[in-house]
């Protein structure tokens, strides 16, 4: 130096989390790197740190290690933004209530605003009157088989006769009752009417006469003051996410360098 056969070792690694700690299953990042069983209310182990069984490669491109680079993750800090949450009406807008002002808009006003004076109504009460409603009377009509009246045909009764008596129907007039246009009268009632005569009231509203001579109103906007309201904006607290930074920590893959067996034969 070459060949053959073995062994150490390798057959992915990492982050967070979990754990006294170390691995694994699960999640995430890289990336392609055996199989079976166990396993998050966990499974197995004890710094030698998965356990049990099997398979392949095997001293180097593959094992071990240092450095460079860096996918990605964690930690810390500041600022900005977003999301959701809690509190605040004595920060603060929106919204709303009350009082006021009168800048604007609008309305009224020389067909006379506001004001002054005087009278009246609305309001309360007493009396009267009218209306309406009810009832009754009056007037007319109708109205009793008999138990109302008048007249009583026929017929009946009394009488020798003359004559008399009672009396049905009919006719007429009425009682109780019924009906009628509602004119008249009486009576009762009524938030019907202000019609009349008085009294009361003077706060408000309306209206008439006389007078004065230019504003009045506060409906809307605006402004001021004082309350209310935590839905939204605002203020404050704590939380999550994103962007940014780092005296930081971990870190795959890649690249560069270094190191590392045994036996036999030639």
């Nucleotide at each position: 130096c070459c060949g053959u056969g073995c062994u150490a070792g390798a057959u992915g690694g990492g982050g967070a989390g979990g754990u006294a700690g170390c691995g694994g299953u699960g999640c995430c990042c890289u990336g392609u790197a055996c199989c079976u069983g166990c396993a998050a209310c966990c499974c197995g182990c004890u710094g030698u740190a998965g356990c049990a069984g099997g398979a392949u490669c095997g001293a180097a491109u593959c094992c071990c290690u240092g450095g460079u680079c860096c996918c990605g993750g964690c930690a810390u800090c500041u600022c900005u933004a977003u999301u959701g949450u809690a509190a605040g009406g004595u920060c603060u807008g929106c919204c709303u209530c009350a009082a006021g002002u009168a800048a604007g808009u609008g309305g009224c006003g020389u067909u006379g605003a506001c004001g002054g004076u005087u009278g009246g109504g609305u309001c309360c009460u007493a009396c009267g009157c009218a209306a309406c409603g009810g009832a009754a009377a009056c007037u007319c009509a109708u109205g009793a088989a008999c138990c109302u009246c008048g007249u009583c045909a026929g017929g009946u009764c009394c009488g020798g006769a003359a004559g008399g008596a009672a009396g049905c129907a009919g006719c007429g007039a009425u009682a109780a009752g019924u009906g009628a246009a509602u004119a008249u009268u009486u009576u009762c009632g009524u938030g019907u009417g202000c019609c009349g005569u008085g009294g009361g009231u003077g706060a408000g509203c309306c209206u008439g006469g006389c007078u004065c001579g230019a504003g009045c109103u506060a409906a809307c906007u605006a402004c001021u003051u004082g309350g209310g309201u935590a839905a939204c904006g605002c203020u404050u607290g704590g939380a999550a996410u994103a962007g940014g930074a780092u005296c930081g920590c971990c870190a795959a893959a890649a690249c560069c360098g270094g190191g590392u067996g045994c036996a036999c034969g030639g």